[in-house]
This is a predicted structure of a 65-nucleotide RNA (Fluoride riboswitch aptamer (crcB RNA motif)) from Halarchaeum rubridurum. The model forms 100% of the base pairs in the Rfam consensus. Its mean pLDDT, the model's own confidence on a scale to 100, is 78. Taxonomically the source falls in Halarchaeum (Archaea, Methanobacteriati, Methanobacteriota, Halobacteriales).
RNA sequence: CGUGACCGCGGCGAUGGCGUCCGCCCGAACCGCCGGAUACGCCGGCUGAUGACGCCUGCCCAGAC
Numbered sequence: 001c002g003u004g005a006c007c008g009c010g011g012c013g014a015u016g017g018c019g020u021c022c023g024c025c026c027g028a029a030c031c032g033c034c035g036g037a038u039a040c041g042c043c044g045g046c047u048g049a050u051g052a053c054g055c056c057u058g059c060c061c062a063g064a065c
Base pairs, nucleotide, nucleotide: 010025011024012023013022016056017055018054019053020052021051032046033045034044035043036042
């Protein structure tokens, strides 16, 4: 200096916060989907504040006062 295993701390799951649970990662996990074009880059379209559940905030639609 490089590599492997284990432990601890911690991190992550396409837009915010809290709680619970689940999964993933150890310098990686993670960085949405579709179509066209395209050789690393462009154009057009679409869904969602969750990984899942509950609550809050924001956003969209409809109704009432």